[in-house]
RNA sequence: GGGGCGGUAGCUCAGCGGAAGAGCAGCAGACUUUUAAUCUGUCGAGCGUGGGUUCGAGUCCCACCCGCCUCA
Numbered sequence: 001g002g003g004g005c006g007g008u009a010g011c012u013c014a015g016c017g018g019a020a021g022a023g024c025a026g027c028a029g030a031c032u033u034u035u036a037a038u039c040u041g042u043c044g045a046g047c048g049u050g051g052g053u054u055c056g057a058g059u060c061c062c063a064c065c066c067g068c069c070u071c072a
Base pairs, nucleotide, nucleotide: 001071002070003069004068005067006066007065010024011023012022013021018055026042027041028040029039030038048064049063050062051061052060
């Protein structure tokens, strides 16, 4: 340098163009002598950056940044 995959909540991951959800973690409560476990509720991200298409973009297109794999 060419090609491919990925970047979404504190972490691990979902997410058929109609606008983002789960698990874990955190917080509060129930239970328990207490802790743990379990249960209930709650808090949370506008999606790597910048443009474009579209009535509408996490999703499609382009460029760039970062990580991994691969070919030389």